[in-house]
Molecule: c-di-GMP-I riboswitch aptamer
RNA sequence: GUCCGAUAACGGCAAAACCGGGGCAACCCGGCGACGCAAAGCCACGGGCCCCUCUGGGGCGGCUAGGCUACCGAA
Numbered sequence: 001g002u003c004c005g006a007u008a009a010c011g012g013c014a015a016a017a018c019c020g021g022g023g024c025a026a027c028c029c030g031g032c033g034a035c036g037c038a039a040a041g042c043c044a045c046g047g048g049c050c051c052c053u054c055u056g057g058g059g060c061g062g063c064u065a066g067g068c069u070a071c072c073g074a075a
Stems, first nucleotide, its partner, number of pairs: 004073002012037002018031005035062001041068003046064002048060005
């Protein structure tokens, strides 16, 4: 350094429900809250799913393949 990922350490993120706001909707933002996550950090050009006013436009990435970057260090 690579792979790997613990009953380790320092920390991080935050599902559902509920409250407020936005959107025709999928869904998004904030609060609250933790089901989970070793990339549940970023990207969106594949597949997939979803919505709409469907030659088209949009949403999801915590469904999955992939790209880029990153903390820690037992076996």